[in-house]
Record summary
Predicted 3D model of a 142-nucleotide RNA (FMN riboswitch aptamer (RFN element)).
RNA sequence: UAAGUUCUUUGGGGCGGGGUGCAAUUCCCCACCGGCAGUGAUUGCCUCUCCGGGCAUAAGUCUGCGACGAAAGAUGGGCUGUCUUUCCUGAUGCGGUGCAACUCCGCAACCGACGGUAUAGUCCGGAUGGUAAAAGAAUUAU
Numbered sequence: 001u002a003a004g005u006u007c008u009u010u011g012g013g014g015c016g017g018g019g020u021g022c023a024a025u026u027c028c029c030c031a032c033c034g035g036c037a038g039u040g041a042u043u044g045c046c047u048c049u050c051c052g053g054g055c056a057u058a059a060g061u062c063u064g065c066g067a068c069g070a071a072a073g074a075u076g077g078g079c080u081g082u083c084u085u086u087c088c089u090g091a092u093g094c095g096g097u098g099c100a101a102c103u104c105c106g107c108a109a110c111c112g113a114c115g116g117u118a119u120a121g122u123c124c125g126g127a128u129g130g131u132a133a134a135a136g137a138a139u140u141a142u
Base pairs, nucleotide, nucleotide: 003140004139005138006137007136008135009134010133016030017029018028019027031122032121033112034111035065036064037063038062043056044055045054046053047052060110061109069087070086071085072084073083074082075081092108093107094106095105096104114125115124116123
């Protein structure tokens, strides 16, 4: 330095005002929010004479993943559980700059599992759960 294994910790935000109504944080008007990795021309800092390099940061709508839901198989006496695989899985345009932008700037849009309840991205519940993943430690081998 790279790889494997094990362990520890971390790992999702948001209804404020008004209207209607017996009743709505669920409808209507205004408001508010944006998981993980990648890409990326932003911004800041450091280094360097310059070129260049390093660190941090930068997409809800691009690419991939996770959460929710379904099926099959394995494990198991069976259920639960666990593991594997497959399916399902939302939403963006225009203008500007420029060699180059669906990422920058401007404007206007759009999206958000299941169960409950007056119809819910924001309330309550499964969930003091699980996961993408991030950081750290130990150990093995080269």

It was read from a public genome assembly, where an Rfam model found it.